[in-house]
Formats: sequence, structure tokens, C1' cells
RNA sequence: GGGCCUAUGGCGCAAUGGUUAGCGCAGAGGACUCAUAAUCCUUUGGUUCUAGGUUCGAGUCCUAGUAGGCCCACCA
Repeated sequence: GGGCCUAUGGCGCAAUGGUUAGCGCAGAGGACUCAUAAUCCUUUGGUUCUAGGUUCGAGUCCUAGUAGGCCCACCA
């Protein structure tokens, strides 16, 4: 330098272009217990990496960039 993949709560991941972006773990509160753990119930937390574009409508499609990963090439 070229190609490909990934980026969504604190963490791990979902979400067919269309309702208010969900699930598990974690956190908070409660129930249960003499108490703790386990279990159960309720609940907080998201400018969907950034900036533009397309569209009635974008997490999703397009362009550019940023970060990480893999492969190839070049230099030495």
C1' cells in the first nucleotide's frame, strides 16, 4: 500500500428498511431465610464508533473517516 471482517447499556450478544432497539449476565430495590447463598418478582442503564447521503421512514442501504482483528504485497 491492497483486500476482507468487526464496532449496539458496565460485559457478552440479538434485532426482515416500519410499534417505544431487545435478551442474558452485572447493578439497584423487594420476597423467601434465624442469617447468608441459591431461587423468584420488580427495576435502572443506549445520542446503535464519527460525519455525510438515499428514503415517507436507517441499528440495518450507500460514501468517507476512526479504532480493533485477519490475510496478501512492498521495504529492510